[in-house]
RNA sequence: UGGGGUGUCGCCAAGCGGUAAGGCACUUGACUCUGACUCAAGCAUUCGGGAGUUCAAAUCUCUCCACCCCAG
Repeated sequence: UGGGGUGUCGCCAAGCGGUAAGGCACUUGACUCUGACUCAAGCAUUCGGGAGUUCAAAUCUCUCCACCCCAG
């Protein structure tokens, strides 16, 4: 420098145009003498940044950024 891949909650991870599942962790409450276990509730005004297409974008397009792989 060229080609390809991946960026979603603190971590892992689904989603494949119709408005963000789940697990762990965390917070609050119940239970308990206390803790653990168990149970209930909460937890992403938002998907790496920006722009575009669309009635509607995490999802499609362009561009940039970060990381990984391949070629030189």

Transfer RNA from a Clostridia bacterium, 72 nucleotides, folded computationally. Model confidence (mean pLDDT): 80 of 100. The source organism's lineage runs through Bacteria, Bacillati, Bacillota and Clostridia. Rfam family: tRNA. It is annotated as a transfer RNA.